[in-house]
RNA sequence: GCGCUCAUAGCUUAAUGGAUAAAGCAUCUGGUUGCGGACUAGAAGAUUGUAGGUUCGAGUCCUACUGGGCGCA
Numbered sequence: 001g002c003g004c005u006c007a008u009a010g011c012u013u014a015a016u017g018g019a020u021a022a023a024g025c026a027u028c029u030g031g032u033u034g035c036g037g038a039c040u041a042g043a044a045g046a047u048u049g050u051a052g053g054u055u056c057g058a059g060u061c062c063u064a065c066u067g068g069g070c071g072c073a
Base pairs, nucleotide, nucleotide: 001072002071003070004069005068006067007066010025011024012023013022018056027043028042029041030040031039049065050064051063052062053061
């Protein structure tokens, strides 16, 4: 330099172009407990890497860029 692939919550992952982006762990609050842990009820937490485009509608499709990984040279 060229090609492929990945980027979604603090972490690990879901989501057929169409519901208010879903869950587990973690965090916070309550219950339980002598106190904790475990268990249990709930809550908060996401401009879906950045910028554009296509579309009635984009996490999803297209382009460029940024970063990680792999391959070729």
The RNA shown here (transfer RNA) has 73 nucleotides and comes from a bacterium. It was read from a public genome assembly. Its Rfam family is "tRNA". By type it is a transfer RNA. The prediction has a mean pLDDT of 82.